Glycine riboswitch aptamer from uncultured Phenylobacterium sp., 93 nucleotides, folded computationally.
The sequence is in RNAcentral, with records from MGnify.
The coordinates come from a structure-prediction model, not an experiment, and the mean pLDDT is 79.
Its Rfam family is "Glycine riboswitch aptamer". From the family's description: This family represents the bacterial glycine riboswitch.
RNA sequence: AUGGACGCUGGAAAGCAGCCUUCGGGCUCGCCGACGGAGCAAGGGAUCGCCCGACGCGGCCCCGGAAUCUCUCAGGCCUAAGGACAGCGGGGG
Numbered sequence: 001a002u003g004g005a006c007g008c009u010g011g012a013a014a015g016c017a018g019c020c021u022u023c024g025g026g027c028u029c030g031c032c033g034a035c036g037g038a039g040c041a042a043g044g045g046a047u048c049g050c051c052c053g054a055c056g057c058g059g060c061c062c063c064g065g066a067a068u069c070u071c072u073c074a075g076g077c078c079u080a081a082g083g084a085c086a087g088c089g090g091g092g093g
Base pairs, nucleotide, nucleotide: 006089007088008087009086010085015029017028018027019026020025030077031076032075036073037071038070039069043063044062045061047059048058049057050056
């Protein structure tokens, strides 16, 4: 110097749904994606096919494996809380 924990600030989305309730919640349907979780593109390896051959193109398999993309398990859908991410601060080595 950089980064992590931590502190402060900002921080979206979606039913104030229906029924039950011992008032803590439970069940049902509908919905959201930005705690968490899951999936994969590029790339690499090997092999086969097309082609006289090469370049090239295509297929299967293996490795790899990103997100603000996708899924919606979890979580959430008045407020509050939480909250990816961003800014500032920031101890020790």